The RNA shown here (c-di-GMP-I riboswitch aptamer) has 72 nucleotides and comes from Lutispora thermophila DSM 19022. Its Rfam family is "c-di-GMP-I riboswitch aptamer". From the family's description: GEMM was predicted in a large-scale screen for bacterial structured RNA regulatory elements. The RNAcentral record of the sequence draws on ENA. Of the family's consensus pairs, 94% are formed in the model. Lineage of the source: Bacteria > Bacillati > Bacillota > Lutisporales > Lutispora thermophila.
RNA sequence: GAUAAUGGCAAACCAUGGGAAACCGUGGGACGCAAAGCUAUAGGGCCUGUAAAAUGGCAGCCAGCUACCGAA
Numbered sequence: 001g002a003u004a005a006u007g008g009c010a011a012a013c014c015a016u017g018g019g020a021a022a023c024c025g026u027g028g029g030a031c032g033c034a035a036a037g038c039u040a041u042a043g044g045g046c047c048u049g050u051a052a053a054a055u056g057g058c059a060g061c062c063a064g065c066u067a068c069c070g071a072a
Base pairs, nucleotide, nucleotide: 001069008033009032013028014027015026016025017024018023031060037065038064039063043062044061045058046057047056
């Protein structure tokens, strides 16, 4: 970060399974993404839960680390 190229990922929703829940896996499906790759006690924040308590969860919230291509 381009009217470039090789490609990649997959929101909502549906089916199915796991879980107390948030949410996650698999299949379908594409809203979109130049990092929608990785990092969750021990960067911040958010969600679930509890009388209270997360070594429960979210990376497609910010953040950190790493990476393909090569026009301006």